[in-house]
RNA sequence: UGCCUAAUCCCGCGCCACUCGCGGGAGCGGGGGAUCCACUUCAGGCGAGACACGCCUGAUUGGGGCGAACCGGCCGCGCGCCGCAGGGCACUUCCGAACCCGAGCCCGUCAGCUAACCCCGCCGGCUUUAGCGGAA
Numbered sequence: 001u002g003c004c005u006a007a008u009c010c011c012g013c014g015c016c017a018c019u020c021g022c023g024g025g026a027g028c029g030g031g032g033g034a035u036c037c038a039c040u041u042c043a044g045g046c047g048a049g050a051c052a053c054g055c056c057u058g059a060u061u062g063g064g065g066c067g068a069a070c071c072g073g074c075c076g077c078g079c080g081c082c083g084c085a086g087g088g089c090a091c092u093u094c095c096g097a098a099c100c101c102g103a104g105c106c107c108g109u110c111a112g113c114u115a116a117c118c119c120c121g122c123c124g125g126c127u128u129u130a131g132c133g134g135a136a
Stems, first nucleotide, its partner, number of pairs: 002126003008026007027122006037112001041059007062110001063107004071083004075078001086101003092136005
């Protein structure tokens, strides 16, 4: 100077000062949460005897969330290889090219959707004369 990401800006106070701390606001983002609608696994035991219902116990790998990161195949099973849904890329959108990503983390037996309402986050990682083509 720009990029990924919701992850930025403003005000007040503290501080020698700050890109630091606290508080507030705006903005951006995420979760919970009615009606209606949708859904409610398997096995065993008990009530009570088949269904249904209730209770209890169990389930290596129940269920759920953030995110583009979802899956498939191969093999010598390794921070392995190939591919794929999807994602990124310098005013914006669309089409195309080249290149890149295609991870990781969290809740803790619990949460569908969801108005009102309630709660939470604003981190981190890169780049420096480089920034492709066409149309609007």
A computed fold for a 136-nucleotide RNA from a soil metagenome, annotated as c-di-AMP riboswitch aptamer (ydaO/yuaA leader). Rfam family: c-di-AMP riboswitch aptamer (ydaO/yuaA leader). Rfam links the family to the GO terms cyclic-di-AMP binding and regulation of gene expression. Rfam's curators write: This family represents a conserved RNA structure found upstream of the ydaO and yuaA genes in Bacillus subtilis and related genes in other bacteria. The ydaO/yuaA element is thought to act as a genetic 'off' switch for the ydaO and yuaA genes in its native state. It is believed that the element may be triggered during osmotic shock leading to activation of ydaO, a predicted amino acid transporter gene, and members of the yuaA-yubG operon which code for KtrA and KtrB K+ transporters. RNAcentral holds the sequence, with entries from MGnify.